Background: Predicted 3D model of a 482-nucleotide part of an RNA (small-subunit ribosomal RNA, 3' major domain) from an uncultured bacterium.
Context: one part of a larger RNA
RNA sequence: UGACGGGGGCUCACACAAGCGGUGGAGGAUGUGGCUUAAUUCGAGGCUACGCGAAGAACCUUAUCCUGGUCUUGACAUGUUUUGGAAUCCCUUGGAAACGGGGGAGUGCCCUUCGGGGAACCUUUUCACAGGUGCUGCAUGGCUGUCGUCAGCUCGUGUCGUGGGAUGUCGGGUUAAGUCCCUUAACGAGCGAAACCCUUGUCACUAGUUGCCAGCGAGUAAAGUCGGGGACUCUAGUGAGACUGCCGGUGUUAAACCGGAGGAAGGUGGGGAUGACGUCAAGUCCUCAUGGCCCUUACGUCUGGGGCUACAAACGUGCCACAAUGGCUGGUACAGAGGGACGCGAUCUCGCAAGAGCAAGCAAAUCCCAAAAAGCCAGUCUCAGUUCGGAUUGAGGGCUGCAACUCGCCCUCAUGAAGUUGGAAUCGCUAGUAAUCGGAGAUCAGCUACGCUCCGGUGAAUAUGUUCCUGAGCCUUGUACA
Numbered sequence: 001u002g003a004c005g006g007g008g009g010c011u012c013a014c015a016c017a018a019g020c021g022g023u024g025g026a027g028g029a030u031g032u033g034g035c036u037u038a039a040u041u042c043g044a045g046g047c048u049a050c051g052c053g054a055a056g057a058a059c060c061u062u063a064u065c066c067u068g069g070u071c072u073u074g075a076c077a078u079g080u081u082u083u084g085g086a087a088u089c090c091c092u093u094g095g096a097a098a099c100g101g102g103g104g105a106g107u108g109c110c111c112u113u114c115g116g117g118g119a120a121c122c123u124u125u126u127c128a129c130a131g132g133u134g135c136u137g138c139a140u141g142g143c144u145g146u147c148g149u150c151a152g153c154u155c156g157u158g159u160c161g162u163g164g165g166a167u168g169u170c171g172g173g174u175u176a177a178g179u180c181c182c183u184u185a186a187c188g189a190g191c192g193a194a195a196c197c198c199u200u201g202u203c204a205c206u207a208g209u210u211g212c213c214a215g216c217g218a219g220u221a222a223a224g225u226c227g228g229g230g231a232c233u234c235u236a237g238u239g240a241g242a243c244u245g246c247c248g249g250u251g252u253u254a255a256a257c258c259g260g261a262g263g264a265a266g267g268u269g270g271g272g273a274u275g276a277c278g279u280c281a282a283g284u285c286c287u288c289a290u291g292g293c294c295c296u297u298a299c300g301u302c303u304g305g306g307g308c309u310a311c312a313a314a315c316g317u318g319c320c321a322c323a324a325u326g327g328c329u330g331g332u333a334c335a336g337a338g339g340g341a342c343g344c345g346a347u348c349u350c351g352c353a354a355g356a357g358c359a360a361g362c363a364a365a366u367c368c369c370a371a372a373a374a375g376c377c378a379g380u381c382u383c384a385g386u387u388c389g390g391a392u393u394g395a396g397g398g399c400u401g402c403a404a405c406u407c408g409c410c411c412u413c414a415u416g417a418a419g420u421u422g423g424a425a426u427c428g429c430u431a432g433u434a435a436u437c438g439g440a441g442a443u444c445a446g447c448u449a450c451g452c453u454c455c456g457g458u459g460a461a462u463a464u465g466u467u468c469c470u471g472a473g474c475c476u477u478g479u480a481c482a
Stems, first nucleotide, its partner, number of pairs: 001482002003479003007476007015466002019429005027319001029317004034311001042053002065306005071300001074129001078128002084122002088105007109118003131295002134293003140289002142284003145280001147278001152191006158167003171182003197272004202240007212229002216227003243266001246260005322422001326381007338369003343362002348357003388419001393414007435458007
């Protein structure tokens, strides 16, 4: 100087407390360890692995996964050497395919002395080389997690100390903040904090199509449907607006705090992006890049099939339930944000339905996906293992795809398991939040999505407080630790 303490002081945080809802019990889903297997590819491991890499494992994907079958300048790149031919396409044969054998069509571009030569491409041959998701994340770059959006981490000059170093950065207030003020052997500065950026909340101006419709006219069963209009909503560009600016009080005449006015908004208005010096030899050589090592008729490459989906029991994360604030049936209302051409697909017809047929419109503020759901209005069930719950199983269908046996999703009929609110323990959340209700998207032929990422609808309770638990910051103290 640090680190540590079941030392002290001050302070903060859904850390506790006060509340609301869960997990832990049941049944599915999914990841993991384990066990099994010819193989169940690899990585991730307290917090910070375990719905994680994987925003899609039937084949492909897919990997030194397993079992078979091929190729050896190679599936891919550059150059070089040799042979034949444009490229390309078709037929046939062995085969599970990869691959191997045979036959045919076909002749372009540039130059030409019409013999041929050249460029590109294909085939054959040679050599340099290619190739490796092989090893080492403890050789590395880059990227990422975490402490933590915590308020810290440093430097120049000066001063003090023999020196390591100290001071500044401490102290008194204050703040979300090393934020600001005062004091002061310090005076300044940098990286962080804040601000600048995006979005949302109010208003004005500009602009009105595909959006809107107040007034005027036309028109309909109805409908901005039409003429028209720019008022309004909205769209999207430019501005305004919030700064403790104003008032009162407290405070050191400070910084600031408390209350108030005005205001759409008040003291960082809400949300996002943004992550200092560093820590964990944290994670990743399976994104990519890369040193070293290793393989080179194989650890490279192509391919058929299988596996990654196994299953006694175990753990994590989520889903649906156990019901009446509910289930079922009928009617009826209101979003936002997205996506669409190998696409979204209306109306109509068929089917109980999944879906099928025909097919309008739309590269989309125009058309489509698209029905929002909870809600509201009626009816029914009356506390039961039930009209709760839906696992499991049987049968019949639909869709995608070369192909749904291993191993896809969906529909209908039948079947109707456990489960009556969950031990010890444990998690999330402070407001448009929790809870609850639906919608969309990426990946994608299809889908194991109940996952993930967004979007809106309805919409709470509680916080007297900091004794305690956990983590963190500053000051101080002890230490046989570095």

The full RNA is in RNAcentral, with records from ENA and SILVA.